[in-house]
A computed fold for a 102-nucleotide RNA from a Syntrophomonadaceae bacterium, annotated as Glycine riboswitch aptamer. Its mean pLDDT, the model's own confidence on a scale to 100, is 79. The model forms 90% of the base pairs in the Rfam consensus. Its Rfam family is "Glycine riboswitch aptamer". Rfam links the family to the GO term glycine biosynthetic process. About the family: This family represents the bacterial glycine riboswitch. Its Rfam clan is "Glycine riboswitch clan".

């Protein structure tokens, strides 16, 4: 000095699903019916070992069992949402932060 994956804030975009009944000043709350894209969980191929068998002089391999790890925009709807505002994962960007890489 060139500055990455990454995290931080601001700022742009950014869905979905009852303005349903009941309640109130309006709301909150109840009640039934819904979304999934704050969090949260769950799970395949896959990897490691482990028991059992079988081939085999041995390394080793090859069925079967379950056990730990193991992805999401898939699936659960616990949370959280269901006018409008306001939030959202995500995606783009100043600015801080960090330092692979050369």
């Nucleotide at each position: 000095a060139u500055g990455a994956a990454c995290c931080c804030u601001g700022u742009g975009g950014g869905a979905g699903a009852g303005a349903u009944c009941u309640g109130u000043a309006a709301a909150a709350g109840g009640a039934c019916g819904c979304c999934g894209a704050a969090g949260g969980a769950g799970c395949a191929a896959c990897u490691u070992g482990c028991c059992g068998u079988c081939c085999g002089g041995g390394c080793g391999g090859g069925c079967g069992g379950g056990a730990a790890g193991g992805a999401a925009a898939c699936u659960c709807u616990c949370a959280g949402g269901c006018u409008u505002c306001a939030g959202u994962a995500c995606c783009a960007u100043c600015g801080g932060g960090g330092g692979a890489c050369g």